[in-house]
RNA sequence: GCGGGCAUAGUUUAGUGGCAGAACAGUUGCUUCCCAAGCAACGGAUCGGAGUUCGAUUCUCCGUGCCCGCA
Numbered sequence: 001g002c003g004g005g006c007a008u009a010g011u012u013u014a015g016u017g018g019c020a021g022a023a024c025a026g027u028u029g030c031u032u033c034c035c036a037a038g039c040a041a042c043g044g045a046u047c048g049g050a051g052u053u054c055g056a057u058u059c060u061c062c063g064u065g066c067c068c069g070c071a
Stems, first nucleotide, its partner, number of pairs: 001070007010024004018054001026042005047063005
């Protein structure tokens, strides 16, 4: 330099055009003499920009970062 893959919550991830889900973690409450465990509730995310579309996490393009391959 060229090609390919990936990017969603603090972490690991599901979702392939129509309300963004889960687990762990966090906060509050219940339980307990206390802690742990357990139960309930709550808050929190689509890498950035542009395009297509009535509508984009999803499709297209550019960029950024990481990984892999070729040179």